[in-house]
RNA sequence: GCCUCCGUAGCUUAGUGGUGGAGCGCGAGACUGUUAAUCUUGAGGUCGGCGGUUCGAGCCCGCCCGGAGGCG
Numbered sequence: 001g002c003c004u005c006c007g008u009a010g011c012u013u014a015g016u017g018g019u020g021g022a023g024c025g026c027g028a029g030a031c032u033g034u035u036a037a038u039c040u041u042g043a044g045g046u047c048g049g050c051g052g053u054u055c056g057a058g059c060c061c062g063c064c065c066g067g068a069g070g071c072g
Stems, first nucleotide, its partner, number of pairs: 001071007010024004018055001026042005048064005
C1' cells in the first nucleotide's frame, strides 16, 4: 500500500429500512437476625465521526477515525 471483517449502555452483545432490547454490573425496594443468594423495580444509549439516499437510517452508499485478520 491492497483486501476482508468489526465499532450499539460501564462490560459482553441482539437488532437484514418503520417506538434501540437482553445478560452481567450499578441504584432503590421486598425477603433475611446480618450478609450473600433470590424476587420486584429504576437509571443508564447524540448506535465511532461527517456527509449522502429515503417520507423515514443502528441497518443502504461515500469519505474519515479506531480495532482485528490476511496479502505484498
Molecule: transfer RNA
Organism: Candidatus Woesearchaeota archaeon